[in-house]
RNA sequence: CAACCAUCCGGAGCGGCUGAGAGACCUGGCUCGUCGACGCCGCAGCAACCCCCCGCACGUGCGGGCGCGGGUGCUACUGCCAGGACCGAUGGAGG
Numbered sequence: 001c002a003a004c005c006a007u008c009c010g011g012a013g014c015g016g017c018u019g020a021g022a023g024a025c026c027u028g029g030c031u032c033g034u035c036g037a038c039g040c041c042g043c044a045g046c047a048a049c050c051c052c053c054c055g056c057a058c059g060u061g062c063g064g065g066c067g068c069g070g071g072u073g074c075u076a077c078u079g080c081c082a083g084g085a086c087c088g089a090u091g092g093a094g095g
Base pairs, nucleotide, nucleotide: 001095004092005091006090007089008088013043014042015041016040017039021032022031023030025084026083027082028081029080044075045074046073049071050070051069052065053064054063055062056061079087
């Protein structure tokens, strides 16, 4: 980078830095934001996709378990809402 599979109405915030926009894109709404949003860093936490454990399968998966630990992820609003678009995000196994 392109294609594949799964998930996206549950859950979980404080501090420091920064300084004007932010909630991916388009239209229309709604909301957050100089009482400092968004972002970055640190710490804390949530969850359970993978590692891990058990059972059954054995074209490689299905069901269950754990959260001490490892790899990610996530921590305003249902992916904020409706419509649109070869839409997007995250994880997994390969190329």
The prediction has a mean pLDDT of 88. A computed fold for a 95-nucleotide RNA from Blastococcus sp. TF02-8, annotated as SAM riboswitch aptamer (S box leader). The sequence was found by an Rfam model in a public genome assembly. NCBI's taxonomy places the organism under Bacteria, Bacillati, Actinomycetes, Geodermatophilales, Blastococcus. The model forms 86% of the base pairs in the Rfam consensus.